[in-house]
Molecule: Fluoride riboswitch aptamer (crcB RNA motif)
Organism: Candidatus Sumerlaeota bacterium
RNA sequence: AUUGAUUAGGGGGAUGGAGUCCCCCAAAAUCGCUUAAAAAAGCUGAUGACUCCUGACGUUCA
Numbered sequence: 001a002u003u004g005a006u007u008a009g010g011g012g013g014a015u016g017g018a019g020u021c022c023c024c025c026a027a028a029a030u031c032g033c034u035u036a037a038a039a040a041a042g043c044u045g046a047u048g049a050c051u052c053c054u055g056a057c058g059u060u061c062a
Stems, first nucleotide, its partner, number of pairs: 010025004016053006032043004
C1' cells in the first nucleotide's frame, strides 16, 4: 500500500439549528428551581460547556 473477514453506526443532557468536547442511558437516560400538606406565589436560562446562527426582550448609535 492492497485485499478479505468480523464488529460498530442509537438515544438523552428544562423551548430552535450547526460544530467540537464532556457526561449519562439500553428501555432507560430525560421531562428547571424556591416556599408550601395542598392550593397559591416567586425566580434563572434558547448551551451539559464553548463558538456561531436564528427567535424573543432591553439599551445606545447610524